A computed fold for a 74-nucleotide RNA from a Clostridia bacterium, annotated as transfer RNA. The source organism's lineage runs through Bacteria, Bacillati, Bacillota and Clostridia.
[in-house]
RNA sequence: GCUGGUGUAGCUCAAUCCGGUAGAGCACAGGUUUUGUAAACCUGCGGUUGAAGGUUCAAUUCCUUUCACCAGCU
Numbered sequence: 001g002c003u004g005g006u007g008u009a010g011c012u013c014a015a016u017c018c019g020g021u022a023g024a025g026c027a028c029a030g031g032u033u034u035u036g037u038a039a040a041c042c043u044g045c046g047g048u049u050g051a052a053g054g055u056u057c058a059a060u061u062c063c064u065u066u067c068a069c070c071a072g073c074u
Stems, first nucleotide, its partner, number of pairs: 001073007010026004020057001028044005050066005
């Protein structure tokens, strides 16, 4: 230098293929239960979907550029 992959909640990951309300588990907070703690159950909190731009009524998803990391080729 070229090619490919990954990037989404504090953490681990879905949703992308085929554009249509951004979700789950763990963690955290509150509650129920218990003599107390843990466990269990219920509720809640938490996201400019790496960044910028474009297409569209509508973009995590499609297009362009770019950043970080990983792998391969030279």
It matches the Rfam family "tRNA". Rfam classes the family as a transfer RNA.